RNA sequence: AUGGAGAGUUUGAUCCUGGCUCAGGAUGAACGCUAGCGGCAGGCUUAAUACAUGCAAGUCGAGGGGCAGCAGGUUUGUAGCAAUACAGAUGCUGGCGACCGGCAAACGGGUGCGGAACACGUACGCAACCUUCCUUUAACUGGAAGAUAGCCCACCGAAAGGUGGAUUAAUACUCCAUAAUAUAACUGAAUGGCAUCAUUUAGAUAUUAAAGCUCCGGCGGUUAAAGAUGGGCGUGCGUCUGAUUAGGUAGUUGGCGGGGUAACGGCCCACCAAGCCUGCGAUCAGUAGCUGAUGUGAGAGCAUGAUCAGCCACACGGGCACUGAGACACGGGCCCGACUCCUACGGGAGGCAGCAGUAAGGAAUAUUGGUCAAUGGACGCAAGUCUGAACCAGCCAUGCCGCGUGGAGGAUGAAGGCCCUCUGGGUUGUAAACUUCUUUUCUUUGGGACGAAACCCCUAUUUCUAUGGGGACUGACGGUACCAGAGGAAUAAGCACCGGCUAACUCCGUGCCAGCAGCCGCGGUAAUACGGAGGGUGCAAGCGUUAUCCGGAUUCACUGGGUUUAAAGGGAGCGUAGGUGGACUUUUAAGUCAGUGGUGAAAUCUCUGGGCUUAACCCGGAAACUGCCAUUGAUACUAUUAGUCUUGAAUUCUCUGGAGGUAAGCGGAAUAUGUCAUGUAGCGGUGAAAUGCUUAGAUAUGACAUAGAACACCCAUUGCGAAGGCAGCUUACUACGGAGACAUUGACACUGAGGCUCGAAAGCGUGGGGAUCAAACAGGAUUAGAUACCCUGGUAGUCCACGCCCUAAACGAUGAUUACUCGACAUUAGCGAUAUUACUGUUAGUGUCUAAGCGAAAGCAUUAAGUAAUCCACCUGGGAAGUACGACCGCAAGGUUGAAACUCAAAGGAAUUGGCGGGGGUCCGCACAAGUGGUGGAGCAUGUGGUUUAAUUCGAUGAUACGCGAGGAACCUUACCUGGGCUAGAAUGCAUUUUGACCGCAGGUGAAAGCCUGUUUUGUAGCAAUACACAAUUUGUAAGGUGCUGCAUGGCUGUCGUCAGCUCGUGCCGUGAGGUGUUGGGUUAAGUCCCGCAACGAGCGCAACCCCUAUCUUUAGUUGCCAUCAGGUAAUGCUGGGAACUCUAAAGAGACUGCCUGCGUAAGCAGUGAGGAAGGUGGGGAUGACGUCAAGUCAUCAUGGCCCUUACGUCCAGGGCUACACACGUGCUACAAUGGUUGGUACAAUGAGUCGCAACAUGGCAACAUGAAGCUAAUCUCAAAAAGCCAAUCUCAGUUCGGAUUGAGGUCUGCAACUCGACCUCAUGAAGUUGGAUUCGCUAGUAAUCGGAUAUCAGCAAUGAUCCGGUGAAUACGUUCCCGGGCCUUGUACACACCGCCCGUCAAGCCAUGGAAGUUGGGAGAACCUGAAGCCGAUAACCGCAAGGAGUCGUCUAGGGUUAUACCAGUAACUAGGGCUAAGUCGUAACAAGGUAACCGUACCGGAAGGUGUGGUUGGACCACCUCCUU
Repeated sequence: AUGGAGAGUUUGAUCCUGGCUCAGGAUGAACGCUAGCGGCAGGCUUAAUACAUGCAAGUCGAGGGGCAGCAGGUUUGUAGCAAUACAGAUGCUGGCGACCGGCAAACGGGUGCGGAACACGUACGCAACCUUCCUUUAACUGGAAGAUAGCCCACCGAAAGGUGGAUUAAUACUCCAUAAUAUAACUGAAUGGCAUCAUUUAGAUAUUAAAGCUCCGGCGGUUAAAGAUGGGCGUGCGUCUGAUUAGGUAGUUGGCGGGGUAACGGCCCACCAAGCCUGCGAUCAGUAGCUGAUGUGAGAGCAUGAUCAGCCACACGGGCACUGAGACACGGGCCCGACUCCUACGGGAGGCAGCAGUAAGGAAUAUUGGUCAAUGGACGCAAGUCUGAACCAGCCAUGCCGCGUGGAGGAUGAAGGCCCUCUGGGUUGUAAACUUCUUUUCUUUGGGACGAAACCCCUAUUUCUAUGGGGACUGACGGUACCAGAGGAAUAAGCACCGGCUAACUCCGUGCCAGCAGCCGCGGUAAUACGGAGGGUGCAAGCGUUAUCCGGAUUCACUGGGUUUAAAGGGAGCGUAGGUGGACUUUUAAGUCAGUGGUGAAAUCUCUGGGCUUAACCCGGAAACUGCCAUUGAUACUAUUAGUCUUGAAUUCUCUGGAGGUAAGCGGAAUAUGUCAUGUAGCGGUGAAAUGCUUAGAUAUGACAUAGAACACCCAUUGCGAAGGCAGCUUACUACGGAGACAUUGACACUGAGGCUCGAAAGCGUGGGGAUCAAACAGGAUUAGAUACCCUGGUAGUCCACGCCCUAAACGAUGAUUACUCGACAUUAGCGAUAUUACUGUUAGUGUCUAAGCGAAAGCAUUAAGUAAUCCACCUGGGAAGUACGACCGCAAGGUUGAAACUCAAAGGAAUUGGCGGGGGUCCGCACAAGUGGUGGAGCAUGUGGUUUAAUUCGAUGAUACGCGAGGAACCUUACCUGGGCUAGAAUGCAUUUUGACCGCAGGUGAAAGCCUGUUUUGUAGCAAUACACAAUUUGUAAGGUGCUGCAUGGCUGUCGUCAGCUCGUGCCGUGAGGUGUUGGGUUAAGUCCCGCAACGAGCGCAACCCCUAUCUUUAGUUGCCAUCAGGUAAUGCUGGGAACUCUAAAGAGACUGCCUGCGUAAGCAGUGAGGAAGGUGGGGAUGACGUCAAGUCAUCAUGGCCCUUACGUCCAGGGCUACACACGUGCUACAAUGGUUGGUACAAUGAGUCGCAACAUGGCAACAUGAAGCUAAUCUCAAAAAGCCAAUCUCAGUUCGGAUUGAGGUCUGCAACUCGACCUCAUGAAGUUGGAUUCGCUAGUAAUCGGAUAUCAGCAAUGAUCCGGUGAAUACGUUCCCGGGCCUUGUACACACCGCCCGUCAAGCCAUGGAAGUUGGGAGAACCUGAAGCCGAUAACCGCAAGGAGUCGUCUAGGGUUAUACCAGUAACUAGGGCUAAGUCGUAACAAGGUAACCGUACCGGAAGGUGUGGUUGGACCACCUCCUU
């Protein structure tokens, strides 16, 4: 010492700033759902709105006259035998209506209108006051008179009520007497104080009292003094917001005199003076009862002022007084007003903000209850009466507190629900059932309180007050609390939530709909976020929601914040008030500190003890109430008094510095103009041009002249100035800084709200001036447009004088002053020392770097943004907005001050990683360039778009779709269309029925499918029944879908890109995102390698390993080969044979910058190098990192979900996918002579083949047909290679080029060539003569060119695709440019990442606001008129013996009226800007150098963003240079 928690949300991510939101507590609450009990509290927050009805203030007969009513008595009468009854009289008694009188009614109870004030709180004061009842003390209580209510009579009035007459009492009223410590003035003395004065004492004068009743005990009355209680008045301090309220005030401030009051006082009046309040906030406006306290908070605070308690104010709205001790009076009075009611219309009555209750208002707040039993109050001697105060009860979960709705056992882990990977499992869940136990609560029966003791009576003691003992009576609550018996789990659980914050998850439905939402945000077909369900979580007779307050929020910061860039330093100075202030001594003791006393009501809070079974609640005690006042002391600090000092500050002297200021004079260069001269055709201008100038002689050149403005070089991170700003030279005047001397003054200082002065540019006024430049404007260009950028002109202006304006990115975005805190270097101006151009010390400036420290970081760092102090200014989310309104200033433009409604959940700073840039550097690539051949023009083929159609099925659409899926649509394919059929279906499995076959054959119908009919007909085992197999058939069950979603998916694929990148571990740096490594210097095809380095290593990629190919070796030798030997043919490896060669196909070798030279530290590079078949990755292929494009594909396949089921399934016929004004892509063939045609002739490789390839022969001009050997292939066949070569011919033409198109005739495939096949022959013979802008491929065995083969396939629309070989080039200087990419760096307002972001007008809808001719209302004030009641004043007539009254008059005044004004609020045609709103229009201003750098002030202009001029800023990129710094 008991006390302090945070989270979500700005971003791709980070740190910070900053707002919004949440978790907590609380409530006089309300609403929704739900509800068993009790205790204790609380209950119109709105209309101080209106109120029916009842009650809420009476009492005293011991003050009085009396007797209406009640009871009794007495008496009389009547009836009766009487008891008794009835009638009359009698105040005789108990009592008592009304009346006179006393006291109370000023308390208690209600409400919060008003009031910002001595109203309240607190502390003092009254030498300026009052106080009924109560207590104490002292004294007195003697006489007298006249009225009046009531009662009685009469009268008026509807009533309320009133008038008159007669008579009467008192504790009513009046008079006389007595009287003082009373009152008044006076005289003398003493003491004290606080100014007026007060107190004491002595004396004399004047004035003023009373009430009785009685039961005899007592109760009263009067005077005086004192106390107590209650009040009145004054003062210090405290007490909301607004300055867009800055001046207010005439009884105002004070004085003298008077009046008035209980009392002071301008409270009121006459006179005099001119004061008084105010930036420490007057006045005005708005709001509000104040406090103890209550809620919250760690506290400081903030908010509130229900219940309880203290004070105040009010009582239908206003005014007024009366009575009284006390009122200007809630249940009294008078008047005015509004409203309501009664009425006979003449007049009257009323006041729930008392308790209940009603209506209304409202989200919302209770019974027209009981009792005076207790407590308290009024009256009374008392009994007692009255008391909606109070005590109780009723209603309401409104709150707080407590209790219960059961406890134990119980697994087949039941059924049901829900979920799932579904013959099963999980969960609900020991939960239930079931067994047993208990009885709070509940039901019922019985008992049953405390709160009550007094007052009273009797009695005792006592001087009195009072006290003791005894006795009796009194309970609304209530037969309630409580206690006991019995019964029996019996009577009792809901609400909210479950994406994160925040505890709690799944299924179904829905499909940006319906809805949710406190913030962030969910929902567009797999929603833990909507709705339902199951399950779960939290709290629980409650739970949620809404509203409000505090907290969290250190988010107004005293405790405890900030201002370079986030919001925020005034443009600068001088200076007033104020705040703060150097050293020493001294005084006082105001602040300060300590002690003591008083006060700080009670309740509340805290601690502690106790009482209700516990708790809430209540009671006792303590502490506390952090405050105020008084007093005593201390004197360090602040302050104060007196004095001194010199270091702050200033002055003086000497020296020195400078673009400091003002004025005058002078100068040269340039420019423009003019004149003259020379001279001739252009000049000028631009990206390119044009407008413009020029043969009337320009431009150019020279000379002369004139004019105005600005001052090159020097010139510099130079210098001066407070800032703005200041630059040729000279002079005059003037201000300032610095150094030194240490002479003078002696704190004279710092800051500075208001105030004053200065204040770039633009702009304004007047007058000059006008060369240049140049807003506006004009023209020319550019452009889609171009109100711009560019060009040609050009006016204000730019310049001067005087006067305004007063704003800038007026910036160091950094207020002034003072002190302290490591260093280095440069530079300006002095001074000292010195070796006098070095070096160095010191002072004042100007800069750069850096340590500590600070900072969100960037950065700042003795010129602080560090450490401290003083003063001023300013900030508190973004927008609306520096706007509106108001005020002040200004000639105007405008400036200064400066909001709100509404709207958003962000806006913002610094840094990080990416992406991007019409930024930079660097590198690469058939990227460009250099070449070569094409495309784009023609015809055709093919694909696509479009159009058409019954259908032209679907998909692919920049690169990365378009000879793509399709490697082959006549039927089939086929998914499309038309028509005809089937429905367990076209296929398959299983089970099942029936048949014995099925197949086949025949017939009918039909387009076919199909339907119908007939015929024929099984196997095995077994005698057979039957069983099995098989086939068909029936039924059932698993169907089927090229239907949708490629944005639910798998798999596969394209592209960046075969580009060189993408990452990790540990360490280090940074608050962090992140960085480092991976950057740098070299090098490479390469993040390839080397060197360096806070990094060291590693992984996926690169490379290599694999395949083909180029050389060689070995092995093997058929179908391949044939050198040697032999045989043979017309000829041929044909045959024997051979294993050399080629080849085949297996294994190896070989290439690694290994060697040499040069360069280089190295990696490596270079070379006509050597060697080698091959040389620097030899050539080619396969191989595709992390990832990107929600890229493509649900129509290859697979698959979630959805959809269809006599159809979106399936079968069949025919048609379509082949259409055709057109457009595009990809190709083929050409346009010809490097060619065409004809003839001859040579050389490949890869492949394919029995449903096939087919030799060969024959026929046909041919396609092909007929016959036919060989071959399941290194054997046979396709198969002829073609270009080439050798000849011939054609001779430049629409041709002997070109072959489209068309006609005729055929061949082949096939069920079938009409739509819609290919091929052959004959005939026909189109366009086309090398192709615009543009665009594509290719770097070597490549391009180009030539043919061959294959897959698919009955055939083929193949000119396509994929392979194969033959012939075989040109060019690359190079990296400026285009495209793409890699790395580094820079800017960034982008992060869906430039196909980004984003600005303004216009158009549409919604919302709030400003202005506005007017119009309506409100409160406050002013002037004038009128003026009730009433107090006060005056007063001859009337009344009264008198006091006095009536009446009349006057002042004041509520209210009313009139007038003019200011303020506030509502509304309004029209109008202005603003905000918000998935896909409107026009442009593209800003962000990158944003394509004209941007921005600030100002002026002009323009549909709009905006443009231009002028001055300023860097919060501009890039390059070069200069200077400076570090190393």
Predicted 3D model of a 1527-nucleotide RNA (small-subunit ribosomal RNA) from uncultured Lacibacter sp. The coordinates come from a structure-prediction model, not an experiment, and the mean pLDDT is 83. It matches the Rfam family "Bacterial small subunit ribosomal RNA". The RNAcentral record of the sequence draws on MGnify.